[in-house]
């Protein structure tokens, strides 16, 4: 644009009066035609290049809708939808006859430009539709704006991916497409790509940009925007301007759903939503009102685009959740030192505010158009119809939403958590737990006082969040471009040749490619930044500027780099002279020595070891002579000396041969360094095929050592070392130090060379070049070191490193005969793993020294019996601690009760004790009953002290005591000595142990303190980057040895005097007694030594080199010992773990050890006589003397609180006598009897006496203690404790020896070195296998799955060709 369908209404006929039937109308509905669907919305599967970015070319294109410009739009035809009938199928869907319109489709004309063209010529439009200058239609051009196609750059990992390519590389021709072009096909050539990373392999959309970061970079590509890629999976095309098409078609395949089983139907990576995975992500909302898109001439239709809403603290940003006063600093809660502190002005009270939410009311902006109606103006026209243009006015449209926002009530009312307090990192205490729960990001917390687990206060941080997790950059200069290293920490290739690369000497021209500068275009917007403005702000959002380091073109400059031409000698090289030398290779010749043959001498051992044997020898070795055969290595020289690239080279000749070094001229003219791959060299040992084999000598064998000894010692002894060829390619192949070059103080020493000055002979002297070494200045280094031969300052160029272990391994590849080399991961797995250095300890390291340490004496223990302490054992209980030296006759200086703490039994409950309060008596004493006894119960006697009142009489108050009772508390010898003080032990009476300034070091730290000597001694002396101090040593102090002074009683007597008796008188000389002082200092001689300190000797002296003893115990070790000396912190208990009494126990006894004692006898036992001390101690005491008794003891009793009296005879010893070598005239235990004592009480369980009895023992295995002089051994004595008990313990004094050569060895210490993987410090630390369970990677007969290259069958749709059938209006020809 078009043909049909034709509702309402509305007209007109007709009557049966609400039905028929015609008209107008034109709603509505499917179909033909046109434009749209290629856009807009999803998603990131594939894509490492067909993409993307960014600059750029298309004379190699294309563009529907849009502008503009010229031109035209005549003449004609036949069909198909639908509809109508008929008809197939479940259905999807169709078949067939018939009719019929179009701006569907077509034939002719015409054509300026337009295509084509062999330059003659040949092809090629068009559409009406309404009525209006309206809207389409046809050719051309020319614009916009969108696309296509190339080009360059630039775009992730792996080289365990190294060669890849046949339409491949390129020409011709044609096809084909809007267009270039192996795009496609024929021919032809044999190209093309690749270490500046091809092929393959993983990964992966790209950009603006987004986090991060100082910055370069790193790490990512949500949301916005560009671009590309897909559209169930693949693969085709058709339409069309534009698709090879997300809501088109067509085939296959896979799913899912319909179905009469014949067949069909479907693609949410469009907005909701559903399942499902999953740690995890929204609503089947509302509008087209705004922007934008399509169709339309418009109204107007569509639009999960887009605007708004809804969920979600997912993320930014703002606001609350009150504001002010308020100290009795309430109550409460933590929490204390019990005072208090805190939570805290925090509540509560008063007085105020209204933001949010909550009620009531009002209430926008986003709306500009567009149409309509009215009134004009222009313009068309005959026209004031109409249509058109436009101006006023009115009327029209809001999803959000009654939302935003304002007013107004009332009301502190309704709104605050969450993480974390050991450090790091802001913030602490308490209580529960007990290496348990449990924390933990690192380091690391918890085993009874956890600021680290839980809670609890309180307290930090951030807040509508706060932690946790994960993921990225950061810090991390921990891949280093800015911006790192490789002597020892990881890191220099075993060494040289050299392609490629990369890097380069002086000078002059040129060029402008790199290189600087300038203009231009570009680098979308949005982001980031600066300015300014708009939502009350702020997120956010507008504007505008900057920025955007790139890219391009273009203009200029010419130092530098590059590049062309020329030039130059100093870098390198070439001639020439001299020289040194185990450089190399090949042939020869020599002596020494082993072996091994023969021969001679000659005989029992040789050989070998720490010591032997295996072995070889009477079949003559070994030793010695002489003669031969072999094979290896080359003594002296010989040296941090020489030579080579490294590896390496060592007898002498003799050829061939490479490299170096001076020296002087000459000549080339940058010809250079430095090397990824490559290629050559490359110790030993191995391997291959021959040969050769004397000595060594893997493995093997026997001998020894050993627990073993598949070792180290030893006898043998093959492979192999030796040639020749050929492979291997590796070592601490080291300077653990890559090549090459410049330039940056010396000093010495050594090889090989040239020169100089003086002498001129040898030499010395200086200066030079080249190479080996040392020492050392700046400078480096973490440090140790280097230091002109750099590991110093720089330049080229290569290798290499990136925690420790897994591994230089596995897996691939390449090289090899083969061992096995080279390249070389990762899973898991630890928090180190390494370096240099310090300071300790420690060593079967070194040096030096020291002690009864050993050695050299003496004299013991360990056998015996006793005691006594310990272990184990028992037991009701046998309280408890002490445990190598430094426990074990130890706490305990004394267990019958007691002590005692242990058991067993009674009993007691504010308690034996202590302080508060309250009541009572009245201090106190004596006797009775029960009972084992604590206790419990009754009787008598009796009124005390201070002190107020008061005449007394009495009252009150107060101390002290007593009963009762109340609760605070007491009590604990309960645990913790690994929570604590104090106190001891040990190392050790060992020389040592620190500071302060200095100085040196990055620093731990070091120096002083080390060294020389010296001493007991870190004593002392000299040097010294130290100087000085302090605790320790020594000395002061006590005691013994000597004098002296003073005193002489209770001492003492020389003299006088006297006596039984210093008894008295006298005296204090003397002894003593106790106080004071002296005396000993290496002072003095001589040696020695450094002119020292000091040592040896000596003299004098009472003493001599600290005179003997003693007290004195440095900084520290052992979590040494003790909670039962005492004191204390937590815990426990609280009618019992407390207190009070009996009895028992601590005293057990198969044993096993420690310390002691007696002893075993003649240097002794027994008898008898005689002698000589010191220190003590004494009144509940010691106890003469007398007496009794054998005796312990006992009765009298003096004297003494002690230089006065007693203990008190000292013994051993000396003198005599007996005993004569034995289980005894040794030894005394054991038992049996009879006593004394002490004591409330000797059974368990006391000491002593006396008779009687007489065990064991005749000198002590392995082991092992003491002691160096008045010591060791012997002998006795005293006290302490204590009624009583002593063989322990502490003290006394008598007699009185022996040895030390010595510092090799044991042990223990001290001082300097050195190693070190120890630091709990060697009782240290750390290795492998093997057992058991897991984890992870390897391997493995295989087995299963993706994905990929070639070759091969089979092969849809689909384009295109060709053939051949069949439909077929129109245009044409024939009929």
């Nucleotide at each position: 644009a078009c043909g049909a369908u034709g509702a309402a209404g509305c007209c007109c006929u007709g009557c049966u009066u609400g039905c028929a039937g015609g008209g107008u109308g034109g709603a509505u509905u499917a179909g033909u035609g046109g434009c749209g669907c290629a856009c807009g919305g999803g998603u990131g599967a594939g894509u490492a290049a067909a993409g993307a970015a960014u600059a750029g070319a298309u004379u190699a294109c294309a563009u529907g809708c849009c502008u503009c410009a010229u031109a035209g739009a005549c003449c004609g035809g036949g069909a198909c939808a639908a509809c109508a009938g008929u008809u197939g199928g479940a259905a999807a869907c169709g078949a067939c006859u018939g009719c019929u319109a179009a701006u569907a489709c077509u034939g002719g004309a015409u054509a300026u430009u337009c295509c084509c063209u062999a330059c003659g010529g040949g092809g090629g439009a068009a559409a009406g539709c309404u009525u209006u200058u309206g809207c389409g239609c046809u050719a051309u051009g020319a614009g916009a704006u969108u696309g296509g196609u190339c080009u360059a750059u630039u775009u992730c990992c792996c080289a365990u991916c190294a060669g890849c390519u046949a339409g491949u590389u390129g020409g011709u021709a044609a096809g084909g497409u809007a267009a270039u072009g192996g795009c496609u096909u024929a021919c032809c050539a044999a190209g093309g790509c690749u270490a500046u990373g091809a092929c393959g392999g993983g990964u992966a959309g790209c950009u603006g940009g987004u986090c991060u970061u100082a910055g370069a970079g790193g790490a990512c590509g949500a949301u916005c925007a560009g671009c590309c890629a897909c559209a169930c999976u693949g693969g085709a095309a058709c339409u069309g301007a534009g698709a090879c098409a997300c809501g088109g078609u067509c085939c296959a395949g896979a799913c899912u759903c319909c179905u009469a089983c014949g067949g069909g139907a479907g693609g949410c990576a469009g907005c909701a939503g559903u399942g499902g995975g999953g740690a995890a992500u929204a609503u089947u909302g509302c509008a087209c009102a705004a922007u934008g898109g399509g169709g339309g001439a418009a109204a107007c239709c569509c639009u999960g685009a887009c605007g708004c809403a809804g969920c979600g603290a997912c993320g930014c940003c703002g606001c609350g959740u009150g504001g002010g006063u308020g100290a009795g600093g309430a109550a409460g809660g933590c929490u204390u030192u019990c005072g208090g502190g805190u939570c805290g002005u925090a509540a509560a009270g008063c007085c105020c505010u209204g933001u949010c939410a909550g009620g009531u009311g009002g209430g926008a902006a986003g709306a500009a158009a567009u149409g309509u109606g009215u009134a004009g103006u222009g313009g068309u026209u005959a026209a004031u119809a109409g249509c058109u243009a436009u101006u006023g006015c009115a009327c029209u449209u809001g999803a959000c939403g009654g939302u935003a926002c304002c007013a107004c009530c009332a009301a502190a009312g309704g709104a605050a958590g969450c993480a974390c307090c050991g450090g790091c990192u802001a913030a602490c205490u308490c209580c529960g737990u007990g290496c348990c729960a449990g924390c933990a990001g690192c380091c690391g917390c918890g085993g009874u006082a956890a600021u680290a687990c839980g809670g609890a206060g309180g307290g930090u941080g951030c807040a509508a969040a706060c932690g946790u997790u994960g993921u990225u950059c950061g810090g991390a200069a921990u891949c280093a471009c800015u911006g790192g290293g490789c002597g020892u920490a990881a890191a220099g290739g075993g060494c040289g040749c050299g392609c490629a690369g990369g890097c380069g000497g002086u000078u002059u021209g040129a060029u402008u490619a790199g290189u600087c500068a300038g203009a231009u275009g570009u680098g979308a917007a949005a982001g980031c930044c600066c300015a300014c403005g708009g939502c009350u702000u702020a997120a956010c959002c507008g504007u505008g500027g900057a920025a955007g380091u790139g890219c391009a073109u273009u203009u200029g400059a010419a130092a530098c780099u590059g590049u062309c031409a020329g030039a130059c000698u100093u870098g390198a090289g070439u001639a020439c002279c001299a020289g040194a030398g185990g450089g190399g290779g090949u042939a020869g010749u020599g002596g020494a020595a082993u072996u091994c043959c023969c021969g001679g001498u000659g005989u029992a051992g040789a050989g070998g070891u720490g010591a032997a044997a295996u072995u070889c020898g009477u079949a003559g070795a070994u030793a010695u002579c002489g003669g031969g055969a072999g094979g290896a290595a080359u003594a002296c020289c010989g040296g941090u000396g020489g030579c080579g690239a490294a590896g390496g080279c060592g007898a002498c000749u003799a050829c061939c041969u490479g490299g170096c070094u001076g020296g002087a001229u000459a000549c080339u003219g940058a010809c250079g360094c430095u090397g990824a791959g490559g290629c050559g060299c490359g110790a030993a040992a191995g391997c291959g095929u021959g040969g050769g084999g004397a000595g060594c000598a893997a493995a093997c064998a026997g001998g020894a050592u050993u627990a073993g000894a598949u070792a180290c010692c030893c006898u043998g002894g093959u492979a192999g070392u030796c040639c020749a060829c050929g492979c291997c390619g590796u070592a601490a192949a080291c300077g653990a130090u890559g090549u090459c070059a410049a330039c940056u103080a010396g000093g010495u020493g050594u090889a090989g060379g040239g020169g100089g000055u003086g002498u001129u002979g040898a030499u010395c002297c200086c200066c030079u070049c080249u190479g080996c070494g040392c020492c050392g200045c700046a400078g480096c280094u973490a440090a140790c070191g280097c230091a002109u031969u750099a590991a110093g300052u720089u330049g080229a160029c290569c290798g290499c490193c990136u925690g420790g272990g897994g591994a230089g391994u596995a897996c691939g590849g390449u090289c090899g005969c083969a061992a096995g080399a080279u390249u070389a991961a990762a899973a898991c797995u630890c928090a180190a793993a390494g370096g240099a250095a310090u300071u300790g300890a420690c060593g079967g390291g070194g040096g030096c020294c020291c002690g009864c340490a050993c050695a050299a004496g003496c004299g013991g223990u360990g056998g015996a019996g006793u005691a006594u302490g310990u272990g184990g054992u028992u037991u009701a209980a046998u309280u408890c601690g002490a445990u190598g030296c430094a426990a074990c006759g130890c706490g305990a200086a004394g267990a019958a009760c007691c002590u005692u703490a242990c058991c067993u039994g009674g009993u007691c409950u504010u308690g034996a004790c202590a302080u508060c309060c309250c009541g009572g008596a009245g201090a106190u004493c004596u006797c009775c009953u029960g009972g084992a006894a604590a206790c419990a119960g009754g009787a008598g006697a009796g009124u005390g002290c201070u002190u107020u009142c008061a005449u007394u009489a009495g009252a009150g108050a107060g101390a002290a005591u007593c009963c009762g009772g109340u609760g605070a508390c007491a009590g604990g010898u309960g645990c913790u000595g690994c929570a604590u003080g104090g106190c001891u032990g040990u190392c050790g009476u060992c020389a040592g142990c620190u500071c302060g300034u200095g100085u040196c070091g990055u620093g731990a730290g070091a120096u002083g303190u080390u060294g020389g000597g010296u001493u007991a001694a870190g004593u002392c002396c000299c040097g010294c980057a130290a100087c000085g101090a302090g605790c320790g040593c020594a000395a002061c102090c006590c005691u013994c040895g000597c004098c002296a002074u003073u005193a002489g009683u209770u001492g003492c007597c020389a003299u006088c005097a006297u006596u039984u008796a210093g008894u008295u008188g006298g005296g204090c000389a003397c002894u003593c007694u106790a106080a004071u002082g002296g005396g000993a200092c290496u002072g003095c001689c001589g040696g020695u030594g450094u002119c020292a300190a000091a040592c040896c000797g000596g003299a004098g002296g009472a003493a001599g080199g600290u005179g003997g003893g003693g007290a004195u115990g440095a900084c520290g070790u052992c979590a040494a010992g003790u909670c039962c000396u005492c004191a204390u912190g937590g815990c426990c208990u609280u009618u019992a773990u407390g207190g009070c009494c009996a009895g028992g126990g601590c005293u057990a006894c198969a044993c096993a050890c420690g310390u002691a004692c007696u002893a075993c006898a003649a240097u002794g036992g027994c008898c008898g006589a005689c002698a000589c001390a010191a220190a003590g101690g004494g009144c509940a005491g010691c106890c003469a003397c007398a007496g009794a008794g054998c005796g312990a003891u006992c009765u009298g009793g003096a004297g003494c609180g002690a230089a006065u009296c007693c203990c008190g005879u000292a013994a051993a010893g000396u003198c005599g006598a007996u005993c004569u070598c034995a289980g005894u005239c040794c030894g005394g235990a054991u038992u049996g009897g009879a006593g004394u004592c002490u004591g409330c009480a000797a059974c368990u369980c006391g000491a002593c006496u006396c008779c009687a009895u007489g065990a064991a023992g005749u000198u002590g295995g392995a082991a092992u203690c003491g002691c160096u002089a008045g010591u060791a051994a012997u002998c006795g004595u005293g006290g302490a404790u204590c009624a009583g008990c002593a063989u322990g313990c502490c003290a006394c004094g008598g007699u009185g020896a022996a040895u030390a050569c010595g510092u090799u060895c044991c042990c223990g210490g001290g001082c300097c070195u050195u190693g070190u993987a120890c630091a709990c410090a060697c009782c240290g630390c750390c290795c492998g296998u093997c057992a058991c369970a897991c984890c992870a990677c390897g391997g493995g007969a295989g087995u299963c799955g993706g994905u990929u290259g070639u070759a091969c069958c089979a092969g849809a749709a689909g384009u295109a060709g060709u053939u051949g059938a069949g439909c077929g209006a129109a245009c044409c020809c024939u009929u």

Predicted 3D model of a 1375-nucleotide RNA (small-subunit ribosomal RNA) from an uncultured delta proteobacterium.
The coordinates come from a structure-prediction model, not an experiment, and the mean pLDDT is 84.
Its Rfam family is "Bacterial small subunit ribosomal RNA".
The RNAcentral record of the sequence draws on ENA and SILVA.